[in-house]
Context: one part of a larger RNA
RNA sequence: UGACGGGGGCCCGCACAAGCAGUGGAGUAUGUGGUUUAAUUUGACGCAACGCGCAGAACCUUACCAAGUCUUGACAUCCUGAUGUCGAUGCUGGAAACAGUAUUUUCCUUCGGGACGCAGAGACAGGUGGUGCAUGGUUGUCGUCAGCUCGUGUCGUGAGAUGUUGGGUUAAGUCCCGCAACGAGCGCAACCCUUACUGUCAGUUACUACGCAAGAGGAAUUUGGCAGGACUGCCGUUGACAAAACGGAGGAAGGUGGGGAAGACGUCAAAUCAUCAUGCCCCUUAUGAUUUGGGCUACACACGUAGUACAAAGGGGUUAAACAAAGAGAAGCAAGCCCGCGAGGUGGAGCAAAUCUCAGAAACAACGUCCCAGUUCGGACUGCAGGCUGCAACUCGCUUGCAGGAAGUGGGAAUUGUUAGUAAUGGUGGAUCAGCAUGCCACGGUGAAUACGUUCCCGGGCCUUGCACA
Numbered sequence: 001u002g003a004c005g006g007g008g009g010c011c012c013g014c015a016c017a018a019g020c021a022g023u024g025g026a027g028u029a030u031g032u033g034g035u036u037u038a039a040u041u042u043g044a045c046g047c048a049a050c051g052c053g054c055a056g057a058a059c060c061u062u063a064c065c066a067a068g069u070c071u072u073g074a075c076a077u078c079c080u081g082a083u084g085u086c087g088a089u090g091c092u093g094g095a096a097a098c099a100g101u102a103u104u105u106u107c108c109u110u111c112g113g114g115a116c117g118c119a120g121a122g123a124c125a126g127g128u129g130g131u132g133c134a135u136g137g138u139u140g141u142c143g144u145c146a147g148c149u150c151g152u153g154u155c156g157u158g159a160g161a162u163g164u165u166g167g168g169u170u171a172a173g174u175c176c177c178g179c180a181a182c183g184a185g186c187g188c189a190a191c192c193c194u195u196a197c198u199g200u201c202a203g204u205u206a207c208u209a210c211g212c213a214a215g216a217g218g219a220a221u222u223u224g225g226c227a228g229g230a231c232u233g234c235c236g237u238u239g240a241c242a243a244a245a246c247g248g249a250g251g252a253a254g255g256u257g258g259g260g261a262a263g264a265c266g267u268c269a270a271a272u273c274a275u276c277a278u279g280c281c282c283c284u285u286a287u288g289a290u291u292u293g294g295g296c297u298a299c300a301c302a303c304g305u306a307g308u309a310c311a312a313a314g315g316g317g318u319u320a321a322a323c324a325a326a327g328a329g330a331a332g333c334a335a336g337c338c339c340g341c342g343a344g345g346u347g348g349a350g351c352a353a354a355u356c357u358c359a360g361a362a363a364c365a366a367c368g369u370c371c372c373a374g375u376u377c378g379g380a381c382u383g384c385a386g387g388c389u390g391c392a393a394c395u396c397g398c399u400u401g402c403a404g405g406a407a408g409u410g411g412g413a414a415u416u417g418u419u420a421g422u423a424a425u426g427g428u429g430g431a432u433c434a435g436c437a438u439g440c441c442a443c444g445g446u447g448a449a450u451a452c453g454u455u456c457c458c459g460g461g462c463c464u465u466g467c468a469c470a
Stems, first nucleotide, its partner, number of pairs: 001470002004466002007464007015454002019418005026308001028306006034299002042053002064294007073124001077123002079120003084116001087104007106115003126283002129281003135277002137272003140268001142266001147186006153162003166177003192260004197228007207217002210215001231254001234248005310411001314370002317367003327358003332351002338345002377408001381404008424446002427443004
């Protein structure tokens, strides 16, 4: 000087408290451990691994296993030779890769040749093999916490100190005052995006004060630019004549208005050699390449994360075109009509989309029903019959109809999230994607309760004190 203390002081944070809803109990989905297996590829392990890499494992993916094959190779550059092939189609063998065979058959050209293919030799290719404790790059975390430093000066033999401490104040090392310090840098804040208000300009595919329509119109809605607006600016009180705090006015908005992006010096030999790059080591007829099939989906068990329930603020039925936002669409979204109880089928109007389509929002409301039951709750699982995607749904997809109807009656110790358009609750869309979503990312609907306070638990900041530590 730091680190640490079941030392002290001050302060903060959904940290506690006050509330609300959960998890832990049930069955299901999913990830992990363990076990099993020919293989169940692999990484990640307190917070900060475990619906994580994976924004989507039937084949492919795929890295794993079994079997069949290749060895200058699936991919790249160079050399030599023979040449016209290559490719496509058919036949034979085969699980396929592949091998054999038959037919058909090139492109560019400066006519030298080149592209592509075949055969051969070697330089080499190749490796999701190891090491993240050799690395780059990227990322998590403390933490959007308020800190971390430097120059010159001064003090100290020196390590170092001062500045950065002190009195106030702030979300903030934010600002003010003081001071052997005076300044400065990275952080804070602001500049950026979005949302809330207004003005102005411009409008079609949007809109309608007109019109049957065509059209017309720039009022309101809406969309997109530009501008204004909020600054403790004004008033009062307190304060040290300061910074600032509290109350008020005006205002769409008030003291950072709400949200986002943005993450200082560093910590954890934190994570990643399997995105990529890369040193070294290792394999080279195999640890490389290819094909078929299997596996990653196993199942005495344990844990995490979700979704569904246990019901009456509910379930089911009928009616009412009740009312959104944000998106996506060409190997795509697909309307109306028709067929089917339905999933869906047929067909193809329109649309590269403010024009057309997906598309019906659902909770909500009204009416009547069930009458507290393992039920008209709950839907796991099972049987039968179908649909869709796709070479192919057995291992191992999703979905429809009918029939049957398991556990579960609110969950022990313990534990999580959350302070406002938030929690909770009800739907919608997108990425990935042939198909497959209870996950993820976004969108708007309905819409609470509580916060006395900082004694305690956890984490953090500043000052100070002690010293087994460096």
Molecule: small-subunit ribosomal RNA, 3' major domain
Organism: uncultured bacterium